This is a predicted structure of a 69-nucleotide RNA (Fluoride riboswitch aptamer (crcB RNA motif)) from a Pseudomonadota bacterium. It was read from a public genome assembly, where an Rfam model found it. Its mean pLDDT, the model's own confidence on a scale to 100, is 77.
RNA sequence: CGUUUAGACGGUGAUGGGGUUCACCGUAAGCGCCCUCGACCUGUGAGGGCUGAUGACCCCUACCAUGGC
Numbered sequence: 001c002g003u004u005u006a007g008a009c010g011g012u013g014a015u016g017g018g019g020u021u022c023a024c025c026g027u028a029a030g031c032g033c034c035c036u037c038g039a040c041c042u043g044u045g046a047g048g049g050c051u052g053a054u055g056a057c058c059c060c061u062a063c064c065a066u067g068g069c
Base pairs, nucleotide, nucleotide: 009026010025011024012023013022016060017059018058019057020056021055032050033049034048035047036046037045
């Protein structure tokens, strides 16, 4: 100096915060889905539409729907 493994730490898992846990990443992990057009050889652009505050569970906040006072 390089590589690998384990631990620790930090980050990520389509919209906020916290707890638990799982997976992934070490400058990477990650950046949702459908239709049409153009384009193209599977990349990228434009227009329109849809679901969800979770990776999973629970709680809080925001938003939405229904009912009651």